[in-house]
RNA sequence: CGAGUCGAUCAGACAGUCGCCUCGUACUUUGUGUGCGGGGAGGAAAGUCCGGGCUCCAUAGGGUAGAGCGCCAGGUAACGCCUGGGGGGCGUGAGUCCACGGAAAGUGCAGCAGAAAAUAAACCGCCAUACUAUAUAUACGGUAUCGGUAAGGGUGAAAUGGUGCGGUAAGAGCGCACCGCGUCGGUGGUAACAUUCGGCGGCUAGGUAAACCCCGCUCGGAGCAAGGCCAAAUAGGGGAGGAAUGGUGCGACCCGUACCCCUCCCGGGUAGGCUGCUUGAGGCAUGUGGUGACACAUGUCCCAGAUGAAUGACUGUCCACGACAGAACCCGGCUUAUCGAUCGACUCACUUU
Numbered sequence: 001c002g003a004g005u006c007g008a009u010c011a012g013a014c015a016g017u018c019g020c021c022u023c024g025u026a027c028u029u030u031g032u033g034u035g036c037g038g039g040g041a042g043g044a045a046a047g048u049c050c051g052g053g054c055u056c057c058a059u060a061g062g063g064u065a066g067a068g069c070g071c072c073a074g075g076u077a078a079c080g081c082c083u084g085g086g087g088g089g090c091g092u093g094a095g096u097c098c099a100c101g102g103a104a105a106g107u108g109c110a111g112c113a114g115a116a117a118a119u120a121a122a123c124c125g126c127c128a129u130a131c132u133a134u135a136u137a138u139a140c141g142g143u144a145u146c147g148g149u150a151a152g153g154g155u156g157a158a159a160u161g162g163u164g165c166g167g168u169a170a171g172a173g174c175g176c177a178c179c180g181c182g183u184c185g186g187u188g189g190u191a192a193c194a195u196u197c198g199g200c201g202g203c204u205a206g207g208u209a210a211a212c213c214c215c216g217c218u219c220g221g222a223g224c225a226a227g228g229c230c231a232a233a234u235a236g237g238g239g240a241g242g243a244a245u246g247g248u249g250c251g252a253c254c255c256g257u258a259c260c261c262c263u264c265c266c267g268g269g270u271a272g273g274c275u276g277c278u279u280g281a282g283g284c285a286u287g288u289g290g291u292g293a294c295a296c297a298u299g300u301c302c303c304a305g306a307u308g309a310a311u312g313a314c315u316g317u318c319c320a321c322g323a324c325a326g327a328a329c330c331c332g333g334c335u336u337a338u339c340g341a342u343c344g345a346c347u348c349a350c351u352u353u
Base pairs, nucleotide, nucleotide: 002348003347004346005345006344007343008342009341010340012318013317014316015315016314017313018312020040021039022038023037024036025035026034027033042324046335047334049333050332051331052330053329054223055222056221057220061255062254063253064252066219067218068217069216070215071085072084073083074082075081086100087098088097089096090095101214102213106212107211108208109207123153124152125149126148127147128145129144130143131142132141161179162178163177164176165175166174181201182200183199184198185197186195187194188193227275228274229273230272237266238265239264240263241262242261246260247259248258249257250256282301283300284299285298286297287296288295289294319322
C1' cells in the first nucleotide's frame, strides 16, 4: 500500500415558525377547553415461516392416523432457534457450509455407452484339448468345444479392495508381506469420536432414503375481529325435521367424558361505548461464574398505545447528499429487502528495513 474474513454501532443532523397523538397535574364556561411538565415507529416495524405468554373451548384423558425434528453436549419459557465440540465438503488462509439416525427388514429408481450397473457378467483377450500345410518337422496363423479364467485392454461418473512376491495350463486373496476394511480390546474424552497401541478375521455385500420405508424423540384447538362489562333496540315472530339403539361439544377417526336439546328455512332489530392496551421471560450500567450461548447479584430507568388510524409542513445551515421502508395484544427467533458512514480483531500477497 492492496485484497479479504468475522463482529459491533448509527440509519441524516442542528436551529426557528406553525400543526398532531398520548400521560400526569392545576384551573375550568365541563367544550379534549386552557396552562405547565414527561413521552411519541424499525433494523428489519415486512413475510405470517416457527416457538411461546395471555384468553376461551373445558372437567381433561388414552389410542390410531397425521405433522415436525434427526451427530454429541449445553443454553432458553420454548423452538425447526442459538452456543461449543465431532465428522464431512469448500478455501493458500482468516473462515465458511451441511436436509449429519438406518442401505445386511423390504420395495423402488439410475439416460447414453458398455459383455455386464445387483439373482451381475464375458466384447477384445489369456490358457487347455482336438483338428488343420504337398513329404517330414514345426502349429506363427486359423477352426471347433454346452472346457477353464476375470490378472491385461476397452466403455463409463462409478465395473466387486491396492502395491509387490510366490503360485498356476492360464489366472484369481489362491497363498504371503505391507496398506486398506471389519471386529474385539487398551488409551483419551460426559459423549459424538479419535488413536504413529495391540489381537483376530474374512481374504470382502456398489449408489440413492431432500425416493417410499424402518427407527428414535416431540406435538389439543381457535385466536385480541380472543375474551369481559355497560347501554340501546326489536317480533319471547313464523315454519319444517330429528331425538335415548339419540343429539350436541371436545382439530380428523375410535374409545372415553360433559351437557340435554339439536339442525335447517323465512322474516325483524341493533352493530354504540368502556375494557383487554402496555411494568415486561423489560432496558441500561457494574461485578462474579462460564471457551461460549448465557446465568446470577447489585444499582438505576419507565422508553407509543392510535382506532378511516397520531410525529407533518415551511425556512436556513451542515455533510455521509439520506436506501429498504410505518407499531395496532405482547415477546424470542428465522427468512427476505436495503443508500451509506464509523470502529475493532484476524488472514493473505507485494515492497522496504